[in-house]
RNA sequence: CCGUUCAAGGAUUACUCUAGACACUGUUUUUACAGAACAGGGCCGAAGAAGCAAGACCGGAAGAAUACAUCGGCUUUCGGCGGAAACUGACAGGCAAAAGGAAGGUAAUCUGAGGGAGCUCUGGAGAGAGUGAAUUAAUGUUCACCGCCUACGAGGCUACAACCAACUGGCAAAAGGACAGAGCA
Numbered sequence: 001c002c003g004u005u006c007a008a009g010g011a012u013u014a015c016u017c018u019a020g021a022c023a024c025u026g027u028u029u030u031u032a033c034a035g036a037a038c039a040g041g042g043c044c045g046a047a048g049a050a051g052c053a054a055g056a057c058c059g060g061a062a063g064a065a066u067a068c069a070u071c072g073g074c075u076u077u078c079g080g081c082g083g084a085a086a087c088u089g090a091c092a093g094g095c096a097a098a099a100g101g102a103a104g105g106u107a108a109u110c111u112g113a114g115g116g117a118g119c120u121c122u123g124g125a126g127a128g129a130g131u132g133a134a135u136u137a138a139u140g141u142u143c144a145c146c147g148c149c150u151a152c153g154a155g156g157c158u159a160c161a162a163c164c165a166a167c168u169g170g171c172a173a174a175a176g177g178a179c180a181g182a183g184c185a
Stems, first nucleotide, its partner, number of pairs: 001116002009111008022041001024040006042095003048091001050088002057080007118184006128146001130145006147171003153167001155164002
């Protein structure tokens, strides 16, 4: 700054929408396929469950300030507790279609005061340190070409979507980064 008791936010239910990854191999069952059971190998990340960062809380140690000591406060550090996510891994689940499928959207019911944007701290995925030329001491920068990613922004659809697509952006680190946790206000 914005909307909100003409109901914020949350919970539950229903409907809608939605990506990824072997119709893997062997044996049994079956006329055969599908399916199922057992065994083995490969892979996915979006049911569910689990792990953790900062802040908060508890405790220890050291330091500064003081003439000295103690307590409290302050600063630094260590340990514990606790601790989110679309992050991490892969217990569970899944890998033709169907079913399932987080988040998002719509509606109903219950509850009833906070919520969003902004600022600060913290976590935060994917994908060529590609090739050629020019330039630079070098990193780099510019131009051209090929490959790839999706989580700034912009665009499309049923939609303020994490779906589609790839204009912009990006493909060592750093920076950025949807989103998430904490604080300020």
Predicted 3D model of a 185-nucleotide RNA (glycine-GGAnGA riboswitch aptamer). The coordinates come from a structure-prediction model, not an experiment, and the mean pLDDT is 77. Rfam family: glycine-GGAnGA riboswitch aptamer. Its Rfam clan is "Glycine riboswitch clan". The literature on the family includes a 2017 paper in Proc Natl Acad Sci U S A by Weinberg et al., "Bioinformatic analysis of riboswitch structures uncovers variant classes with altered ligand specificity". From the family's description: glycine-GGAnGA riboswitch is a variant of glycine riboswitch that have in common a U69A change. This riboswitch is associate with genes that encode either saccharopine dehydrogenase or amino acid transporters and other genes with not predicted function. Of the family's consensus pairs, 100% are formed in the model.